[in-house]
RNA sequence: GCCCAUGUAGCUCAGUCGGUAGAGCACCUGCAUGGUAAGCAGGCGGUCACCAGUUCGAAUCUGGUCGUGGGCU
Numbered sequence: 001g002c003c004c005a006u007g008u009a010g011c012u013c014a015g016u017c018g019g020u021a022g023a024g025c026a027c028c029u030g031c032a033u034g035g036u037a038a039g040c041a042g043g044c045g046g047u048c049a050c051c052a053g054u055u056c057g058a059a060u061c062u063g064g065u066c067g068u069g070g071g072c073u
Stems, first nucleotide, its partner, number of pairs: 001072007010025004019056001027043005049065005
C1' cells in the first nucleotide's frame, strides 16, 4: 500500500429480508434472613463510532472518515 471482518447499555453480545432497540451479567429499590451471600419482584441505563446520501421511514442499504482484529505484498 491492497483486501476482508468488525464498532449497539458499565461489560459480553443479539437484533440476518428497512418499520419507533433487547437479553445476560453489573448497578439501584423492595421482599426475605438474627446477619451476609444465593434467591424472588421491580427499576435505571443507548443521538446504534462519526459525517453525508437513498427512502414516507435507516442500527439495518450506499459512499467517506476514524478505531479494533485478521490476511496479502

The RNA shown here (transfer RNA) has 73 nucleotides and comes from a Bacillota bacterium. Rfam family: tRNA. Rfam's curators write: Transfer RNA (tRNA) molecules are approximately 80 nucleotides in length. The organism belongs to Bacillota, within Bacteria. The same sequence occurs in records of 4 taxa.